[in-house]
RNA sequence: CGCCGAACCCGCGUGAGCGGGGCCGGGGAACCAGGUUUUGGGGCUAACUUCACCUCCAGGGGGGAGGUGAGGCGCGCAAGCUCUUUCAGCGCGAGCCCGUCAGCUAACCCGGCAGGCGUACGAAAGAGAA
Numbered sequence: 001c002g003c004c005g006a007a008c009c010c011g012c013g014u015g016a017g018c019g020g021g022g023c024c025g026g027g028g029a030a031c032c033a034g035g036u037u038u039u040g041g042g043g044c045u046a047a048c049u050u051c052a053c054c055u056c057c058a059g060g061g062g063g064g065a066g067g068u069g070a071g072g073c074g075c076g077c078a079a080g081c082u083c084u085u086u087c088a089g090c091g092c093g094a095g096c097c098c099g100u101c102a103g104c105u106a107a108c109c110c111g112g113c114a115g116g117c118g119u120a121c122g123a124a125a126g127a128g129a130a
Stems, first nucleotide, its partner, number of pairs: 001118004008021005022113006032103001040101001041098004048072010073093005081128007
């Protein structure tokens, strides 16, 4: 300096911290929708799904766990700036939380502003700012 992400900006303060703005998430009427609650259910997030094969568990069929590969779908990246779209390339599809409970949801209520990384030799079209 740049990237993922809501996880940033301004002021005060020696600092701890405080105040304001901004961004993000959850709960929560009517109306509407929906009934199936141990086969529990739900939330954040791109992080879902189908098939084939292998190993293990089980042993009456499309069973369960893990791994590999291919497909569908979703997400991210590129050094004049920002946004959108297409093609090609590269990478990701994890993890965590609530605790028997929550659809949407005005008023109202509650919470977060972390953590982790390293790009430069992609092309085309449109809009905007300077």